[in-house]
RNA sequence: AGUGCGCGAGUGGGGAUCGCCGGUGGCAGAUGCUGCCGGAGGAAAGUCCGAGCUCCGCAGGGCAGGGUGCCGGGUAACGCCCGGGCGCCGUAAGGCGACGGAAAGUGCCACAGAGAGUAGACCGCCGAUGGCCGCGCGAGCGGAUCAGGCAAGGGUGAAAGGGUGCGGUAAGAGCGCACCGGGCUCCUGGCAACAGGGGUCGCACGGCAAACCCCACCCGGAGCAAGGCCAAGUAGGGGACGAGGGGUGGCCCGCCCCGUUCGAGUCCCGGGUAGGUCGCAUGAGGUCGCCGGCGACGGUGGCCCCAGAUGAAUGAUCCUCCCCCGAAAGGGGACAGAACUCGGCUUACUCCGCGCACUCACC
Numbered sequence: 001a002g003u004g005c006g007c008g009a010g011u012g013g014g015g016a017u018c019g020c021c022g023g024u025g026g027c028a029g030a031u032g033c034u035g036c037c038g039g040a041g042g043a044a045a046g047u048c049c050g051a052g053c054u055c056c057g058c059a060g061g062g063c064a065g066g067g068u069g070c071c072g073g074g075u076a077a078c079g080c081c082c083g084g085g086c087g088c089c090g091u092a093a094g095g096c097g098a099c100g101g102a103a104a105g106u107g108c109c110a111c112a113g114a115g116a117g118u119a120g121a122c123c124g125c126c127g128a129u130g131g132c133c134g135c136g137c138g139a140g141c142g143g144a145u146c147a148g149g150c151a152a153g154g155g156u157g158a159a160a161g162g163g164u165g166c167g168g169u170a171a172g173a174g175c176g177c178a179c180c181g182g183g184c185u186c187c188u189g190g191c192a193a194c195a196g197g198g199g200u201c202g203c204a205c206g207g208c209a210a211a212c213c214c215c216a217c218c219c220g221g222a223g224c225a226a227g228g229c230c231a232a233g234u235a236g237g238g239g240a241c242g243a244g245g246g247g248u249g250g251c252c253c254g255c256c257c258c259g260u261u262c263g264a265g266u267c268c269c270g271g272g273u274a275g276g277u278c279g280c281a282u283g284a285g286g287u288c289g290c291c292g293g294c295g296a297c298g299g300u301g302g303c304c305c306c307a308g309a310u311g312a313a314u315g316a317u318c319c320u321c322c323c324c325c326g327a328a329a330g331g332g333g334a335c336a337g338a339a340c341u342c343g344g345c346u347u348a349c350u351c352c353g354c355g356c357a358c359u360c361a362c363c
Base pairs, nucleotide, nucleotide: 001359002358003357004356005355006354007353008352009350010349012321013320014319015318016317017316018315020039021038022037023036024035025034026033027032041335045346046345048344049343050342051341052340053223054222055221056220060253061252062251063250065219066218067217068216069215070084071083072082073081074080085099086097087096088095089094100214101213105212106211107208108207109206122154123153124150125149126148129147130146132143133142134141135140162180163179164178165177166176167175181203182201183200184199185198186197187196188195189194227278228277229276230275237269238268239267240266241265244258245257246256247255285304286303287302288301289300290299291298292297322333323332324331325330
């Protein structure tokens, strides 16, 4: 100088006036006055995952559907986090990865190209063999390439049925061999993913599963407008339809309740209520230390109580200092605001501050 990671703090300090919500105390006594204390966030956000809690009859079986997907661990749980493996990118620190199965089956592989999966032959190479032409008495030699052989080189493509080299051959080819890659098998290390090594097989198995599918594991549904209690109100009114309807939620089975003379249920008309309270703030809680662990995290001891509204409080105005823009006047100080509560992820954003690591150049 340029990078890569990980943290911290969250738009400020002081003062004055007027308010709002909650808790608690006092005075008066039915509704006010007053003192004190507390009053948005790191993301309160998106509502994307996982839970607690509540109700649905604790929820049984099957099908369908959805999700997750290398290994080990953490956790209440997770699609989160930590550690490791493998692959790719980067000189490096480091970053990224839906990363099970393509020898169960089906399907797809655009354009280009001869051929895209039962491979194929456009250019090209050869023409040993058979035939043709020429020469030669003849063995044979030469030529062209009709049959034919080949897949090395070129070309197409994201991808062309292992790669490089030597041998071999008419030209070629795992045809043979060496190394690399791959399959099978054994050994060693590791809890495992996997890694290393030996043997063996000339190679059989192109790619796509964020295509269907297969395998393994997980998932009942709805949500604080859940749901409970208290209070208030009413006539179970009139009309039409009506044999099924409901718990039950994608479907089926199973189970339970109501109804088909006594009429469940649906629709229309008319009427009533629409207040209060709990849930709801002590919790998988925060913080400081010690111990265990590489770490996520766990254990243990001390200390702390930290918003609780519901037509929804957490505010407004003024003065001054600070920072930024501007010559000045002046303007500006981010993203955003709880709504039952936690654990995550993702996204948005600022004046900044700190620590560690890497690369290059110079001293």
Bacterial RNase P class A from a Longimicrobiales bacterium, 363 nucleotides, folded computationally. A source record names the gene rnpB. The source organism's lineage runs through Bacteria, Pseudomonadati, Gemmatimonadota, Longimicrobiia and Longimicrobiales. The coordinates come from a structure-prediction model, not an experiment, and the mean pLDDT is 78. Of the family's consensus pairs, 92% are formed in the model. RNAcentral holds the sequence, with entries from ENA. It matches the Rfam family "Bacterial RNase P class A". Rfam describes the family as follows. Ribonuclease P (RNase P) is a ubiquitous endoribonuclease, found in archaea, bacteria and eukarya as well as chloroplasts and mitochondria. Its best characterised activity is the generation of mature 5'-ends of tRNAs by cleaving the 5'-leader elements of precursor-tRNAs. Cellular RNase Ps are ribonucleoproteins. RNA from bacterial RNase Ps retains its catalytic activity in the absence of the protein subunit, i.e. it is a ribozyme. Isolated eukaryotic and archaeal RNase P RNA has not been shown to retain its catalytic function, but is still essential for the catalytic activity of the holoenzyme. Although the archaeal and eukaryotic holoenzyme s have a much greater protein content than the bacterial ones, the RNA cores from all the three lineages are homologous -- helices corresponding to P1, P2, P3, P4, and P10/11 are common to all cellular RNase P RNAs. Yet, there is considerable sequence variation, particularly among the eukaryotic RNAs. Identified in Yersinia as Ysr151/RnpB.